């Protein structure tokens, strides 16, 4: 970023950086400088390293002798010379270089010693020397075999071999003397005796003896000796992985004596002799693993790693082994074993790329079978040189780093194409174009390097020599480039040849269209995608990087997330062990005195090089590369210091302990004993029920229960006192009285004198429950049974009841074993209770009291701490010692493996895999079968319905071509609809149009169009006739092609705006500023009253405000004022059968319009001197007077796209528009509202009486006539306080029915008609007549009302041609009954609470079973490593025999002995066989586990409906 609705903490996972021997995707101009088999120490095919000198062949040449010959010549010795090849004898390399990292946890490495216990070729100094003889043998030749190769025979040489001299000197005895030293010991100087060395080649030279040779000089060898340098061997100190689920290992083991063996110490090895050693500071054992200098990270400290470069080991097919040498137990040497490939004539041989280069395999993955020895370096040689896959270069790969370029300057009509658009533009963008330049790299063409300086040569010179010569030294010339015709300089020519990758929801710089529609994809984490996707694919821009850019991967880092570093914790997030003894070990009180180990400091040596880092230099820079100086933080040696911390040793008394004298006490162990109650058994009274529960029933009882009295058994637990109280280290401890027997606290200050804290391993003690053996069993009471609950109920209740509980001995070893707080010291403010002590002061004494102090043991509470809750002298402040634990969650306190256990299980203690949280505290809200309060027609109390019937309307289903859409719990259902025969109409059919039925602008043409009237047709339409444009133009209507457009009751109400509903006319919602919290938030708005109400008052860290109540507004009630037609008519006249009908009046009603009235205003009681309530008084109305309108902050993605308006999507000869017809009126049903009823408080018939409010010109229709009637005729009056509709009805009067399915009820149906409309079939409405159904008051349930309500009764609109209206909106007639009260149902409001709910209880979430995937345990058995036992024993050293063999050398006259060796043979030995451990791999079946949608409960979260929870 990420756990919440939202904070804080806690904790984890994720990103951002840097590196890489990299791969992979994708894209590639050029140049330096590096780097490239990390995997199969797998297997390899071809190429590819000795050399230098003698000798010896072959072949030429010269120069001598001999032979033959007259000669030429041929021939053959001999010696010299030149040249070719291969091979051999000898010497020197071949142990260096090169390459791998298998194996080693080890003196292998690193770092600093030791060697008084060693060796060293070649080089370097120094001293002495080089003498005399001998014997052989390879190449060759023959033979034998395919071949490797093997025997015979003759022959030669030497620096190859082997005697003998001669001993500076070496070694060894033996014996004197000196000097150091670190035990053994070293060194020096000396005598005597044994014993030991050699090689020669070559250049000159004639002075010295000398024909020569000898012999003089030079060089290069060789022998011994010392020293030095290099270079190896050995030992030791320190130092560095993982694991204890490896806890014990070792017989050459550890010492010792003696001996062998090595260069050398050593059990290295052997014989005896002991009985040792290692080990918790991790033996041994198993995994892993070459070590470093360093490399990458990081602030450092640390962590990761150890390619390349360097330094050290190891190792060369695998395993063992010697040999040879100075040096190997030897990469390109030998043997032997094996495994593996070639070769063969089948008899038998060969062979080792972990050296360059190459194949081939694995693998994501890693180069050419190049050039040169010219430079560096090595080997051999006297040198020339010769050999060199080391090494210098080149290629290949963007594998990494560095630097270069793909152009530069102008250039606005801000082209154009493309994307966006709010349609106005705006973005790519000076970008391109165009125009004026430049030439970097690439291309051509041309000149051209440094890296070379020596060796040698050739002169010259000096020094060696008697001289030269040769050699060394110095000078000059000459010679030698793989890379390379490279780098580099110059010319030439054109902007010409050179830009991609990634990303763009947050974390992260970077937005829009489009497509898509939980598909198709993305994704690092969070998470994106169900039709408006900045997330997914494409475009456009953008951003960021650039010959690179992404991805994967591994490392550090951020992570302080293992925390040594002021760098973490542990009540309640993960963590204190159940308690304590107590080992080791840590830590540890005062004083003096020594030491110098810790520690502080100075100097010395050493940390190779390279790397780091500075500072300069060199490649045009850079990268790299060269020079110096730092650093290397180590360790070792040495000289000084002496607080502190240690060792030593002396003393102290405050810590610890004793002693002594007092004291509480359910401390603990046995033994004895009491009385209450329960039950049981006898007995006595006594009757029918006891019992038990929410209700009941099982079960007891008439064979006598329960109840009740008495007497007995018996086992268990201890009322009262009793507690916030005592004791114990924790578990836990209570009737009494006794023996034993622990620790505390007090006091006094007599003893010791640091004797102390803590404690890893270890020991003991450790509720219940459980095991065992044995007793005991009253009550209780898992299992069990039985009765109940229940959809089940294997449970909660209820009657039983076994084990257990109890004693007594031994196991168990856990518990939520909890203060969820480890022991111990010390120190930091107090108040208040309580339990033991001991003192003081008061008291004449005792008690009380009053106070100081020690020790327990509660509460409050400051600092200070904590995430917060809390904690606070009994710390969870503040420090010090010490021990034990923690390191997301689930997997899991579980599997393996071990130790404990009779078992039952305990201790210990992962991993695979899975998730991005799990969690802790505290907030605001919901929610609860928490609590307390308080309101409402919520309940109760009342009236009358509904729900049963016919029958109207909606609806749902069904059904239909269509039965059009919405509205769906309360808040849909007589709702949209205040009117569905056509129209409406949106739906079905069938017919028709297509710029359209309707708007608008343009361009063109035309003169129509409408009317009238005829045909065809269901109709729209279609076709004719008649009439036949206005204006002076401009232009106007109107058709008509065209083009832009129109048109949609198509779709999304979950994209919107308007509008409504509902919680609800409930009393709440909230803000500013202060204040308190880390914060979210709290205060305020919460207390106490009080109200209809957050109304009001009082309190108070609040103090004010705003929406909401409340009033203002309308209506009705009283009165009063001004006005008085169309209204009114007391009082005056006038007229009528009668009527305010005239004249007049305004008194009254009334009609408009204005005002008064009422505010708890007065009076008494309560109340906080309060708000307010209660009663009265007056008044037309009294506490809001009655209706009404008015509806906070937000809930319900609630309801509407179909009233309207709109973005978007979709139709455009059709989803749009006209017509005709049919639908929306269907009907087997359910279900919601009426309405009429069932009857007598009525029905019916006469006759009479009283409103309000509304409507009337396409109208309302009077009076009058005709019709039973609905209606007709007709038409006064009225655009209406006038005229009309219009009769009001219940009511009141009579009369008649008389309890029936009726004279109740009024459905269906037949038949006649009216009226309205084009048009009443589908499908109107009333009228008549005639017909005459169910219904006899309505289960379970349910509505509504509290006063002019409630029933009940008619009146009027509005919509409308008519009418479905019984609907709905008003209107007025009559006119009740009840409310004790707030337990309960339902719904709000407002404190508390508890909580795992935040989609908010319709919440959350557990578990078994089925199914599917994935990863792990357990599995008979099968396949690898070490070790043991046992068998075989190869090469080899070492031994032991050697009958056989035997040139040199000794003895010996010979034969022959010594001497040596084949060969046999003995330890040791590479390998085989075996069972067993130990790891991995696989496995039929099996078991849990995670993750996915489901089944059956509902176990946990509220008192989760039985509080939950450990064991």
């Nucleotide at each position: 970023g990420u756990u919440u609705g939202a904070u804080c903490c806690u904790g984890g996972c994720u990103c951002a950086g840097a590196a890489c021997g990299a791969a992979c995707g994708u894209u590639g101009g050029c140049g330096g400088c590096g780097u490239g088999g990390a995997u199969a120490a797998g297997a390899c095919a071809u190429g590819u390293u000795g050399u230098g000198c003698g000798u010896u062949g072959g072949u030429u040449g010269c120069a001598g002798g001999g032979u033959a010959g007259c000669a030429a010549u041929a021939u053959u010795c001999u010696g010299c010379a030149a040249u070719c090849g291969g091979a051999g004898c000898g010497g020197c390399g071949c142990a260096a270089g090169g390459g791998u990292g298998c194996g080693u946890a080890a003196c292998a490495c690193g770092u600093g010693g030791g060697c008084a216990a060693u060796c060293u070729g070649c080089c370097g100094u120094g001293a002495a020397g080089u003498u005399u003889g001998g014997g052989a043998u390879a190449a060759u030749u023959c033979g034998c075999g395919a071949a490797a190769g093997c025997g015979g025979g003759a022959c030669u040489a030497a620096u190859a071999c082997c005697g003998g001299a001669u001993g500076u000197g070496g070694c060894a005895a033996c014996u004197g003397g000196g000097a150091g030293g670190c035990a053994u010991c070293u060194u020096c100087u000396g005598g005597u005796u044994g014993c030991u060395a050699a090689a020669g080649u070559u250049g000159g030279g004639g002075a010295c003896c000398g024909c020569a040779a000898g012999c003089c000089u030079g060089a290069c060898g060789c022998c011994u000796c010392a020293c030095g340098a290099u270079g190896a061997a050995c030992c030791c100190g320190c130092g560095g992985c993982c694991u204890a689920u490896c806890a014990g290992c070792u017989a050459g083991u550890u010492g010792g004596u003696g001996a062998g063996g090595u260069a050398a110490c050593g059990g290295c090895u052997c014989a005896c002799c002991a009985a040792g050693g290692c080990a918790a500071a991790g033996a041994c054992g198993g995994g892993u693993a070459g070590c470093u200098g360093g490399u990458c990270u990081g602030a450092g400290a640390g962590g990761a790693c150890g390619a390349c470069c360097a330094g050290c080991c190891a190792c060369a097919c695998u395993g063992g082994a010697a040999c040879u040498g100075a040096g190997a137990c030897a990469c390109g040497g030998u043997c032997c074993a094996g495994a593996c490939a070639c070769c063969u004539a089948c008899g038998g041989g060969u062979g080792g790329c972990a050296g360059c280069a190459g194949u081939c395999g694995a693998g994501a993955a890693u180069u050419u079978u190049u050039c040169a020895c010219a430079a560096u370096g090595g080997g051999c040689g006297c040198a020339a040189g010769c050999c060199u896959g080391a090494u210098g270069g080149a290629g290949c790969g963007a594998c990494g780093c560095c630097g270069c370029g793909u152009g530069g300057g102008g250039g606005a009509u801000g082209a154009a194409u493309g994307g966006c658009u709010u349609c106005g533009g705006c973005c790519c963008g000076u970008a391109a174009a165009c125009c004026c330049c430049u030439g970097u790299c690439a291309u051509u063409c041309g000149c051209g390097a440094u890296c070379a300086a020596a060796c040698g040569u050739u002169g010259g010179u000096a020094u060696u020599u008697a001289a030269a010569a040769g050699a060394u030294g110095c000078c000059a010339g000459c010679c030698u480039g793989a890379u390379a015709g490279u780098a580099g300089c110059g010319g030439a020519a054109g902007a010409g040849g050179a830009a991609g990758g990634g990303a763009c929801g947050g974390c992260u710089a970077a937005c829009u269209c489009u497509g898509u529609g939980c598909c198709a994809g993305c994704a690092g984490c969070c998470g994106c995608g169900g039709u408006a996707a900045u997330a997914c694919a494409g475009a456009g821009g953008u951003c960021c990087c650039g010959a690179g850019c992404g991805u994967u991967g591994u490392c550090c880092g951020g992570a302080a997330u293992u925390a040594u570093u002021g760098g973490g914790g542990c009540g309640u997030a993960a963590a204190g062990a159940g308690c304590u003894c107590g080992u080791a070990g840590g830590c540890g009180g005062u004083g003096u005195g020594u030491c110098g180990c810790g520690u502080c400091u100075g100097c010395u040596g050493u940390g190779a090089a390279a790397a780091c880092u500075c500072a300069a230099g060199g490649c045009u820079c850079a990268a790299c590369c060269u020079u110096g100086g730092g650093c290397u933080u180590g360790c070792a040696g040495u000289g000084g210091g002496u607080a502190c911390g240690g060792g030593c040793a002396c003393a102290c008394u405050a810590g610890a302990g004793u002693g002594c004298g007092g004291u509480a006490g359910g401390g603990g162990u046995g033994a004895c004993u009491g009385g209450a109650a329960u039950u049981c058994c006898u007995g006595g009274u006594g009757u029918a029920g006891c019992g038990g529960u929410g209700g009941a029933a099982u079960g007891c009882g008439c064979a006598g229960a329960u109840a009740u009295c008495a007497g007995g058994a018996g086992g268990a637990a201890c009322a009262c006192c009793g507690a916030u109280g005592g004791c114990g280290a924790a578990g836990g401890c209570a009737g009494g009285u006794c023996a034993c027997u622990g620790g505390g606290c007090c006091g006094c200050a007599a003893c010791u004198g640091a004797c102390g804290c803590u404690g890893a391993g270890g020991a003991g003690c450790g509720a219940a429950a459980g095991c065992a053996u044995g007793g005991g069993g009253a009550g209780c009471g898992a299992a069990c049974a039985g009765g109940a609950u229940u959809a089940g109920a294997u449970a909660c209740c209820c009657u039983g009841g076994u084990a257990g509980u109890c004693c007594a001995u031994g196991c168990c070893g856990u518990a939520a074993a909890c203060g969820u707080u480890g022991g111990g010291c010390a120190c930091u403010a107090g108040g208040u209770g309580u339990g033991g002590g001991a003192c003081c002061c008061a008291u004449u004494c005792c008690a009380c009291g009053g106070g100081u102090u020690c020790u327990g043991u509660g509460c409050c509470g400051c600092a200070g701490c904590a995430a917060a809750c809390g904690c606070a002298u009994u710390a969870a402040g503040u420090g010090c010692c010490c021990c034990g634990c923690c390191u997301g969650g689930g997997g899991a306190g579980u599997a393996c493996g071990g130790c404990c256990g009779c078992a039952a299980g305990g201790c210990u203690a992962a991993a695979a895999c899975u998730c991005a949280a799990a969690g802790a505290a505290a907030u605001u809200g919901a929610c609860g079968g928490g609590g307390g309060c308080c309101c409402g027609c919520a309940c109760a109390a009342g009236c009358g319905g509904c729900g049963g019937a016919g029958c109207a309307u909606g609806c749902g289903g069904a059904u239909u071509a269509a039965u059009u859409c919405g509205a769906u719990g309360c808040a849909a259902c007589g709702c949209g609809a205040a009117g569905a025969a056509c129209c409406u109409u949106a739906c079905c059919a069938a017919g028709g149009c297509u710029u359209g039925a309707c708007a608008u602008g343009u361009a063109c043409c035309g003169g129509a169009a409408a009317c009238a009237u005829c045909c065809a047709g269901a109709g729209a339409u279609g076709g004719g006739u008649g009439c036949c444009c206005c204006g002076u133009a401009a232009g106007g209507u109107c058709g008509g092609u065209g083009c832009a457009c129109a048109g949609g009751u198509g779709g999304u109400g979950c994209a919107u705006g308007g509008u409504u509903g509902u919680c609800g006319u409930c009393a709440g919602c909230u803000c500013g500023u202060g204040u308190c919290g880390u914060g979210a938030g709290a205060u305020g708005u919460u207390g106490g009253g009080u109200u209809a109400a957050g109304u009001c008052c009082c309190g108070c860290a609040a103090c004010g405000a705003g929406c909401g109540c409340a009033a203002c507004c309308c209506u009705c009630g009283u009165c009063c004022c001004a006005u008085g037609u169309u209204g009114c008519c007391a009082g005056c006249g006038g007229g009528u059968u009668a009527u305010g009908c005239c004249g007049g009046g305004g008194a009254c009603u009334c009609a408009u319009g204005g005002g008064a009235g009422a505010c708890u205003g007065c009076c008494g009681g309560g109340g906080u001197c309060a708000a307010c309530u209660c009663g009265g008084a007056g008044g037309a109305a009294g506490g809001u007077g009655g209706g009404g309108a008015u509806g906070a902050c937000g809930u319900c993605a609630a309801a509407u796209c179909a009233u309207c308006a709109u973005g978007c999507c979709c139709c455009u000869u059709a989803u749009g528009u006209c017509u005709u017809g049919g639908g929306c009126u269907u009907c087997a049903c359910g279900c919601a509202u009426g309405c009429u009823a069932c009857a007598a408080u009525g029905g019916c018939c006469g006759g009479u009486a009283c409103a309000a409010a509304g409507g009337g010109c396409u109208g309302c229709g009077a009076u009058a006539c005709c019709g039973u009637a609905a209606g007709g005729u007709g038409g006064a009056g009225c655009g209406a306080a006038u005229c009309c509709c219009a009769a009001a009805a219940a009511g009141c009067c009579g009369g008649u029915c008389u309890c029936a399915g009726u004279u109740c009820g009024g459905a269906u149906u037949g038949g006649g008609g009216u009226c309205u409309g084009c048009a009443a079939c589908u499908c109107g409405a009333c009228c008549c007549c005639a017909u005459g159904a169910a219904g006899u008051c309505g289960g379970a349930g349910u509505c509504g009302c509290u006063a002019g309500u409630a029933a009940u009764c008619g009146c009027a609109g509005a919509u409308c041609a008519g009418c479905a209206a019984c609907g709905c909106u008003g209107c007025g007639g009559u006119g009740a009954a009840u409310a004790c009260g707030u337990u309960c149902c339902c719904g709000g409001g407002g404190c508390u609470u508890g909580u795992a709910c935040a989609c908010a209880c319709c919440g959350c979430c557990c578990g078994u079973c089925a199914a599917g995937u994935c990863a792990u345990g357990a599995a008979a058995g099968u396949c690898g490593u070490a070790a043991c036992a046992c068998c075989c024993g190869a090469a080899g050293c070492c031994g032991g025999u050697g009958g056989c063999c035997u040139a040199a050398c000794c003895c010996g006259u010979u034969u022959g002995g010594g001497g040596g060796g084949a060969g046999c043979u003995g330890u040791c030995g590479a390998g085989g066989u075996g069972g067993g451990a130990c790891u991995g791999g696989u496995a039929a079946u099996u078991a849990g586990g995670a993750c996915u949608a489901g089944u059956c409960g509902u176990a946990a979260c509220a008192a989760g409906g039985u509080a939950g929870c450990c064991g």
Molecule: small-subunit ribosomal RNA
Organism: uncultured bacterium